Small-subunit ribosomal RNA, 3' major domain from Heteroxenotrichula squamosa, 497 nucleotides, folded computationally. The full RNA is in RNAcentral, with records from ENA and SILVA. The source organism's lineage runs through Eukaryota, Eumetazoa, Lophotrochozoa, Gastrotricha and Heteroxenotrichula. The prediction has a mean pLDDT of 80.

Context: one part of a larger RNA
């Protein structure tokens, strides 16, 4: 100088705590995970940083695992066999899961491409992440870091990088043996919210004109008169929609308290008046020094060790991975009446859609699930005014394991796919467990946020109780402390490097 303990003082965060909301932890189901069990239940990862993580929802593929069987896709160099032929392929009958000439029986076929051997390549989701690269996690969401010049110091070193105040911040004021810089922080990107300014639009739209069709109203019943929808023409237009330049907020203005020491007043805190669409939108990147952190199972990145024709290659058939006395974790569904069940209303938003399986509107068949014709749509053009659920209204129920609540099991029917049994997914009927709010403990969480709701996209042939997004309803309570858990900084000790 660290590091580390003991102990002071400062400062910080809802991976801490307080005031509080939702909770998990009990239940039943789903799904990781340890354990058992299995011919195999492939495997990594195990405090925070392993456990709905490996984008890991695996009927084949995938898949490494296990039981069989096939194939060379053994490059090349050299030796040997060899055109009287290296060798290749194959009906059929046996063999076999198998129309695998694997093999054997039978004989045809092909013709130097092979076949034996030895060197040595390839190849491996084989082994090592403690041999590494590159990525990514984490220390770590906090303000930390380092070098010229100078100065002290015999020197590692140290000042710069601080007493204070102030900040989210080493952010700033000022102080000042420093000076004057870099990385990080901030700035900066995306992202929300405001533009009657400017670009425009037949892939958005509104307003007027005309033409046709349609129903209503008034009546002085007429070639009347008014407003309304749809369809199409025309004009100009850009409020509404879309998206490209740009503007825009900077803590600007006023006060108030704090102080720099007589006073004047720095950086900053902050109320609210005024301005305003907005006075903390949200989130991305992110520094130095580290972990023997994870990953050879993302890579045709890779050392080295294994293996390589009876293969750890690689391809096919069947299983596993799903197995269940148990333990743990992340989640669904509930336990009901602020509720369930019928019927009616009324409103989105961010995607995404067919190079052989793509989004799909309307007719018809069907109780649904699906199912058949027909069209649209490589999409601001068709799905789609995405008429979504929480939600409003009303009707039944009336506190009973009920009309809560679904496990679970039975039969039956679609659909995916070559295949569904260990039931892929749905859908009809029946059956109708536990669960009466959940011990110790513990997780998130400060505003359009928790939470409730429902959607969309990723996996997808099938297919969300995962995950990434997106609206839509929409709280309580704090706006603070260092008391627990933990971080940073000073000061203090020194046993350890």
């Nucleotide at each position: 100088u660290g590091a580390c303990g003991g102990a002071a003082g400062g400062g910080c965060a809802c991976c801490a705590c307080c005031a509080g909301g939702a909770g998990u932890g009990g239940a039943g189901c789903c799904u990781g995970c340890g354990g058992c069990u299995u011919a195999a239940u492939u495997u990594g990862a195990c405090u925070c940083a392993a456990c709905a993580c490996g984008g890991g929802a695996a009927a084949g593929c995938u898949u490494a695992c296990c039981c069989g069987g096939g194939c060379c896709g053994g490059a090349c160099a050299c030796c040997g066999u060899a055109a009287g032929g290296a060798u290749u392929g194959a009906c059929a009958g046996a063999c076999c899961g198998a129309u695998a000439g694997c093999u054997c029986u039978u004989u045809c076929u092909c013709g130097a491409u092979u076949c034996g051997g030895u060197g040595u390549a390839u190849g491996g989701u084989g082994g090592u992440g403690c041999a590494u690269u590159g990525c990514c996690g984490u220390u770590c969401u906090u303000a930390g870091u380092c070098g010229g010049u100078g100065g002290a110091g015999c020197g590692a070193u140290u000042u710069g990088u601080c007493u204070g105040g102030u900040u989210a911040a080493u952010u700033c004021c000022g102080a000042u043996a420093a000076c004057g810089g870099a990385c990080g922080a901030g700035a900066c990107u995306c992202u929300a919210g405001c533009c009657u300014g400017c670009u425009a639009a037949a892939u958005a739209g509104a307003c007027g004109u005309c033409g046709c069709a349609u129903g209503c109203g008034c009546c002085u019943u007429g070639c009347g008169c008014g407003g309304g929808u749809g369809c199409g023409u025309c004009g100009g237009c850009u409020u509404c929609u879309u998206a490209g330049a740009g503007g825009g907020a900077c803590a600007g203005g006023u006060g108030g308290a704090u102080u720099a020491u007589c006073a004047c007043g720095a950086a900053g805190c902050u109320a609210c008046c005024a301005c305003g669409a907005a006075a903390g939108u949200g989130a991305g990147c992110a520094a130095u020094a580290a972990c023997a952190g994870g990953u050879c199972u993302g890579u045709g990145a890779u050392g080295c060790c294994c293996u390589u024709c009876g293969a750890u290659g690689u391809c096919c058939g069947g299983g596993g991975c799903c197995g269940c006395a148990c333990g743990c974790g992340c989640g669904c569904u509930a336990c009901a009446a602020u509720g369930a069940a019928g019927c009616g209303g009324g409103c989105a938003a961010c995607g995404u859609g067919u190079u052989u399986c793509g989004c799909u509107c309307g007719c018809c068949c069907g109780a649904g699930a699906g199912g058949g014709c027909c069209g649209g749509u490589u999409a601001a053009u068709c799905c789609g005014u995405u008429g979504a659920a929480u939600c409003c209204g009303u009707u039944u129920c009336g506190u009973a394991c009920u009309g809560g609540g679904a496990a679970c099991u039975g039969g039956g029917c679609u659909u995916u796919g070559u295949a569904a049994u260990u039931a892929u997914c749905g859908c009809c009927c029946a059956c109708g467990a536990a669960c009466g709010a959940g011990g110790a403990a513990u997780u998130c969480c400060u505003a359009g946020u928790a939470u409730g709701u429902g959607c969309g996209g990723g996996u997808c042939a099938u297919a969300a109780g995962c995950c990434c997004g997106c609206g839509c309803a929409g709280a309580c309570u704090a706006c603070g402390u260092c008391c627990c858990u933990g971080c940073c900084c000073u000061u203090u000790g020194u046993a350890c490097a």